[in-house]
RNA sequence: GCGGACAUAGUUUAGUGGUAAAAUGGUUGCUUCCCAAGCAACAGAUCGGAGUUCGAUUCUCCGUGUCCGCA
Numbered sequence: 001g002c003g004g005a006c007a008u009a010g011u012u013u014a015g016u017g018g019u020a021a022a023a024u025g026g027u028u029g030c031u032u033c034c035c036a037a038g039c040a041a042c043a044g045a046u047c048g049g050a051g052u053u054c055g056a057u058u059c060u061c062c063g064u065g066u067c068c069g070c071a
Stems, first nucleotide, its partner, number of pairs: 001070007010024004018054001026042005047063005
């Protein structure tokens, strides 16, 4: 330099053109003499920009980053 894949909560992963799910972590409460464990509730995310569309996290393009391959 060229090609490909990926980017979703603090972390690890689902998911789909129509209000984004869970685990773990965080906060609060219950339980307990205390801690841990357990139970319940709450908050927390679609890499950035543009386009298509009634509607984009999803489709297309550009950029950024990571990984893989070729040179």

This is a predicted structure of a 71-nucleotide RNA (transfer RNA) from a Patescibacteria group bacterium.
Its Rfam family is "tRNA".
Model confidence (mean pLDDT): 81 of 100.
It was read from a public genome assembly.
NCBI's taxonomy places the organism under Bacteria, Bacteria candidate phyla.